[in-house]
RNA sequence: GGGUGACUAGUUCAUCGGUAGAACGCUUUCCUGAUAAGAAAGAGGCGCAUGGUUCGACUCCAUGGUCACCCA
Numbered sequence: 001g002g003g004u005g006a007c008u009a010g011u012u013c014a015u016c017g018g019u020a021g022a023a024c025g026c027u028u029u030c031c032u033g034a035u036a037a038g039a040a041a042g043a044g045g046c047g048c049a050u051g052g053u054u055c056g057a058c059u060c061c062a063u064g065g066u067c068a069c070c071c072a
Base pairs, nucleotide, nucleotide: 001071002070003069004068005067006066007065010024011023012022013021018055026042027041028040029039030038048064049063050062051061052060
């Protein structure tokens, strides 16, 4: 320098156009003599950034950014 892929809750990942979910973690309650385990409930992200397409975008397109890998 060229190419490919990823970027979504604290973490690991789902969600291939119709106002985003799971697991673990966290909080509260129950259970216990007390912990752990277990049970119930709950908080937490408008999705890397900026534009574009569309009635409507996390999802499509463009540019930029970060990370990983491949080629030179």

Overview
The prediction has a mean pLDDT of 81. A computed fold for a 72-nucleotide RNA from Candidatus Levybacteria bacterium RIFCSPHIGHO2_01_FULL_40_10, annotated as transfer RNA. Rfam family: tRNA. By type it is a transfer RNA. The organism belongs to Candidatus Levyibacteriota, within Bacteria.